[in-house]
Context: one part of a larger RNA
RNA sequence: GGCGCAUGGUGGAUGCCUUGGCAUCAGGAGCCGAUGAAGGACGUGGGAGGCCGCGAUAGGCCUCGGGGAGCUGUCAGCCGAGCUGUGAUCCGAGGGUGUCCGAAUGGGGAAACCCAGCACGAGUGAUGUCGUGUUACCUGCCGUUGAAUGUAUAGACGGUGUGGAGGGAACGCGGGGAAGUGAAACAUCUCAGUACCUGCAGGAAGAGAAAACAAUUGAGUGAUUCCGUGAGUAGUGGCGAGCGAAAGCGGAUGGUGGCUAAACCUUGUGCGUGUGAUACCCGGCGGGGGUUGCGUAUGAGGGGUUGUGGGGCAGUGUUGUUCUGUUACCGCCGUGACAGUCAGAUCCAGUGUGUGUGUUAGCGGAAGCCGCUUGGGAUGGUGUGCCGGAGAGGGUGAGAGUCCCGUACGCGAAAAUGUAUGCCUGGUCUGUGACGUUGUACCCGAGUAGCAGCGGGCCCGUGAAAUCUGCUGUGAAUCUGCCGGGACCACCCGGUAAGCCUGAAUACUCCCUGAUGACCGAUAGUGGAUAAGUACCGUGAGGGAAUGGUGAAAAGUACCCCGGGAGGGGAGUGAAAUAGUACCUGAAACCAUGCGCUU
Numbered sequence: 001g002g003c004g005c006a007u008g009g010u011g012g013a014u015g016c017c018u019u020g021g022c023a024u025c026a027g028g029a030g031c032c033g034a035u036g037a038a039g040g041a042c043g044u045g046g047g048a049g050g051c052c053g054c055g056a057u058a059g060g061c062c063u064c065g066g067g068g069a070g071c072u073g074u075c076a077g078c079c080g081a082g083c084u085g086u087g088a089u090c091c092g093a094g095g096g097u098g099u100c101c102g103a104a105u106g107g108g109g110a111a112a113c114c115c116a117g118c119a120c121g122a123g124u125g126a127u128g129u130c131g132u133g134u135u136a137c138c139u140g141c142c143g144u145u146g147a148a149u150g151u152a153u154a155g156a157c158g159g160u161g162u163g164g165a166g167g168g169a170a171c172g173c174g175g176g177g178a179a180g181u182g183a184a185a186c187a188u189c190u191c192a193g194u195a196c197c198u199g200c201a202g203g204a205a206g207a208g209a210a211a212a213c214a215a216u217u218g219a220g221u222g223a224u225u226c227c228g229u230g231a232g233u234a235g236u237g238g239c240g241a242g243c244g245a246a247a248g249c250g251g252a253u254g255g256u257g258g259c260u261a262a263a264c265c266u267u268g269u270g271c272g273u274g275u276g277a278u279a280c281c282c283g284g285c286g287g288g289g290g291u292u293g294c295g296u297a298u299g300a301g302g303g304g305u306u307g308u309g310g311g312g313c314a315g316u317g318u319u320g321u322u323c324u325g326u327u328a329c330c331g332c333c334g335u336g337a338c339a340g341u342c343a344g345a346u347c348c349a350g351u352g353u354g355u356g357u358g359u360u361a362g363c364g365g366a367a368g369c370c371g372c373u374u375g376g377g378a379u380g381g382u383g384u385g386c387c388g389g390a391g392a393g394g395g396u397g398a399g400a401g402u403c404c405c406g407u408a409c410g411c412g413a414a415a416a417u418g419u420a421u422g423c424c425u426g427g428u429c430u431g432u433g434a435c436g437u438u439g440u441a442c443c444c445g446a447g448u449a450g451c452a453g454c455g456g457g458c459c460c461g462u463g464a465a466a467u468c469u470g471c472u473g474u475g476a477a478u479c480u481g482c483c484g485g486g487a488c489c490a491c492c493c494g495g496u497a498a499g500c501c502u503g504a505a506u507a508c509u510c511c512c513u514g515a516u517g518a519c520c521g522a523u524a525g526u527g528g529a530u531a532a533g534u535a536c537c538g539u540g541a542g543g544g545a546a547u548g549g550u551g552a553a554a555a556g557u558a559c560c561c562c563g564g565g566a567g568g569g570g571a572g573u574g575a576a577a578u579a580g581u582a583c584c585u586g587a588a589a590c591c592a593u594g595c596g597c598u599u
Stems, first nucleotide, its partner, number of pairs: 001598009015584001016549002020520002022517007029509002031167002039101003042055003046079002049075003052059001061095006070083003106115003116135007137164002139161007171202001172200005182189001186238001212221002225252005235243002257501003260445001264302010279292001280289002282334006307479001309444003312440008323340005342431004347427004352423009362411003368384001370383004385402002387391001393405003450474007460486001481496005536543002556583001559570004
C1' cells in the first nucleotide's frame, strides 16, 4: 500500500407520518362599483419584527341573538397592566367609524404626494391656520337664457337621476384574425375561424314560433336547444394530406307561446290649398248652424295579425250583452265614441301583511373512570358486562362502539335573507263581442326581393351550385301576388320574407358548504405543507427557488469539572439521550480507528 472484518464519523437515501395539495360529485351562489369597488400604501398592540385583524372610535365602538368561565389573535415565549356571573373572551345578524392611493372624479402629479376655490363653523387683536361639506367628464329629463338671423335653432348656464365609467376565473354572442405544423419538399389545401387582440353582456348567453322539412312509387312531420344514433355514411378534396354533414329515428325539457306594421276610423300639430254655397256638420225624417273643408307630413288612441290565406271597407243574417252618465248642432228612432262603476281573468309589481320551508350562531344526544396481566403509558391480552335509529371519522402516553369531540336521530333564531304560497294594495286585460254570408279589390313590412360583378359561409376548394350572407350597381310585385322543394323550365307539393319578444332542457366555476378517491406523501402533490409569487435575477415585460418530523409531556440537562469560547466529562430528566433544539429511522459514496491476511 491492498483486501477483509469490526467500531465510529460524515451524509440524508429508505421506512413510517401529515398541517398541504390534486381530482371528482352534490347542493348553494353566480356578480362587486361614484352610498367610492377590485387591489394596495401608511398606520394601529404597554414592550423590535413578520402574518392576520382593524382604520385617527384603528387587536377595536353600539344594538340584538347564541354561549357559559375564563380571557387580552398568531409565530411565541417572557414581563407588565387589566377585563370577567352587573355574563367577559368567543360565535352569528344588523349598524357605526372607515387615513391616503386606486375608475379616482376640485386642479396637478414621478400612485399612496403637492396646491386650490366656495359655503358654514373653530381659532387669532388681525393674517397665517384648522374642521365639515362641496366643486371632474359624458348622458336622459326639467328649467333659465341665447348668436349669425325676423320667428327660431346651435350654443351657454343651472337643477335633477341608487344613469354611465372601473374590476372580475371560466362559460356566451359579435368585430378583427396568424404562424410553427401536416401534406414526409411546397404554392391550392391543412393547422383554424384555433391562438391572440377587441366590443358587449348574462347567471347563463345565443337560438326560437316556418317565405321549415319531407315526398313525387303510398305518404307524413309541425318553434328552438341539448344528448344518442344516423356516420366516419352522403359528400368534398393538388379526389393528396385531410375535411366532413343533414333528414329520419330514440331520448332530455315542455308553455305545439305571444306582441306589432299596413288598410280603415277618430284626433293633435306643421305646411300647402280653397271663399261660392252646392262644401261640411254620424245615418233616416223634420228643423237648424255657418267656414267648420280638402291634400300632405308627423304624433297619439282605436282597429288588425293570418296560409283550410287573413284583414279593412260597404251591405246583410244568426246569436250574445253589469249598470250609470256624458257626447257627436237640436228633437225622435237607431248606431257609435268616451268616462266611471261593477264583475271576471291572467300576469306583473310592492321597505304591505300572514303562513310553510331553508340559510347565516347553536342545543340535546346511549353504553365499563370493571377485575387480572404485560408495559413508561392500555386503546393490547385474558375474564366478565353494557349500548346500538349511534360499530362514519378524529383525538387521547400502543389497535377505544361504551374516555373526549363527534356520529344516527331529534330540537333551535331577537335580526338579516332565499324560496313557495295566501290575503291586501296598485297596474294590465276582457265584458265593448262571437259566428257566418254577399260585394268591393283598399291593405298584408322597399332601395327590400330579384338580377349582375367581386367576396364570405355552408360536407360543397366555381363546380351543373341551389339555399344563407357582405360590398358595389341595378331594381319589382300585393294573393290572378311572392318564396322554396340543389342550375333551369313545366306540373305538383310546402310556406307567407324583408318588424319584435320568449321559460325549460344546454355551457362554465373565481367563490361557499358537504362528501368521496385501486390520487400524491416533502426531488412527490399546486410554483408555494416552511417568510411564496417570498428571497433572488432582470432597465423592463418577465423569470422564480430552497428549507417538514426531539419527546407522551420540555420533564430542553439544576449542580460539579476541563476549556477564552465552541464543545465535552460527570450528575440529573426520560421508557429510550447512539431521542440533546446540528434532535424519528439513519442506506450508499467518502473519511478515520482497531484487528486479521498479504506485498
Molecule: large-subunit ribosomal RNA, domain I
Organism: Hoyosella subflava DQS3-9A1